[in-house]
Predicted 3D model of a 276-nucleotide RNA (Archaeal signal recognition particle RNA) from a Candidatus Altarchaeota archaeon. The prediction has a mean pLDDT of 78. It is recorded under the gene name ffs.
RNA sequence: CGGUGGACUAGGCCGGGGGGUUGGGCGUCCCCUGUCAUUUCCAAUCGCCCUCACGGAAAGGCUGAAGCCUUGGAGGCGGUGUAUCAACUAGUUACUGGUCUGGAUUCUCAACCAUGAGUCUGCGUCUUACUGGAUCGCCUUCCAUGGGAACCGGGUCAGGCCUUGGCGGGAGCAGCCCUAACUAUGGCAGACGGUGCUGGUGAGGGAGCGGAGAUGAGAAGAGGAUUCAGGCAACCAGUGGCUAGGAGAUGCUCCCACUCCAGGGUGUGUUCACCA
Numbered sequence: 001c002g003g004u005g006g007a008c009u010a011g012g013c014c015g016g017g018g019g020g021u022u023g024g025g026c027g028u029c030c031c032c033u034g035u036c037a038u039u040u041c042c043a044a045u046c047g048c049c050c051u052c053a054c055g056g057a058a059a060g061g062c063u064g065a066a067g068c069c070u071u072g073g074a075g076g077c078g079g080u081g082u083a084u085c086a087a088c089u090a091g092u093u094a095c096u097g098g099u100c101u102g103g104a105u106u107c108u109c110a111a112c113c114a115u116g117a118g119u120c121u122g123c124g125u126c127u128u129a130c131u132g133g134a135u136c137g138c139c140u141u142c143c144a145u146g147g148g149a150a151c152c153g154g155g156u157c158a159g160g161c162c163u164u165g166g167c168g169g170g171a172g173c174a175g176c177c178c179u180a181a182c183u184a185u186g187g188c189a190g191a192c193g194g195u196g197c198u199g200g201u202g203a204g205g206g207a208g209c210g211g212a213g214a215u216g217a218g219a220a221g222a223g224g225a226u227u228c229a230g231g232c233a234a235c236c237a238g239u240g241g242c243u244a245g246g247a248g249a250u251g252c253u254c255c256c257a258c259u260c261c262a263g264g265g266u267g268u269g270u271u272c273a274c275c276a
């Protein structure tokens, strides 16, 4: 100095990458990928850092002078960007069809129906003009009845008053009777006006209703189908155009887990036993 087998130390390994975030690098978040292969605590108004940026703090396992770092290339999972195509979605627009309306044909059901379906005829109910009635209001004349005058109306006027010798005469209040003006009620007639009323005649209108006459077996209506026409506001469906988004596919660019190839840098230490 070398070899074989032990012990030890420094070291090494216990993952890496893309996206997002950030002025930027990591971590916490999302995703991809590799291994036989660690654990605990912390962190998005956040934690540690600044191109020597690959988180901060702590514990452990394996291995052990084995390795570690780095450059280029090939393959390559995944991803960023970009171009093209594009299923599909949304909006908008045009057209077509349907929902909607009317007619025709046809099918089914069918209230009702010989105690009379449907159809036809005329009448009433309605409007208007004319002419009557009824009723109500108001006015006028007249009539009937009732009320109606402290005095200034009439009649009769007890008592009292005046007059007289007396008989008598006179004026006259209250009361009673009558009556005017006026008034209440009712009535005849007339004028004017009103009406949830009504007769007649003419004209108009004819939807509904009512009853009448003639005829004599269907029929209101509902639903389905076909077809014609209308409508097209809204909704539904289909097709085409335009706009926006876009799963996904392909090409190119860049990054890249992982695998392989070729280089470079650094390291290859200490010790025991045996062998040559």
Stems, first nucleotide, its partner, number of pairs: 002275007011063004015033005023050005038059005067266009078255002081252005088245012100230010112218001118215004123210003126204008134195004139190002142187006153178004161170003

Notes
The sequence is in RNAcentral, with records from ENA. Rfam family: Archaeal signal recognition particle RNA. By type it is a non-coding RNA gene. The family is grouped with related families in Rfam's "SRP clan". For this family Rfam cites "Towards the structure of the mammalian signal recognition particle" (Wild et al., Curr Opin Struct Biol, 2002).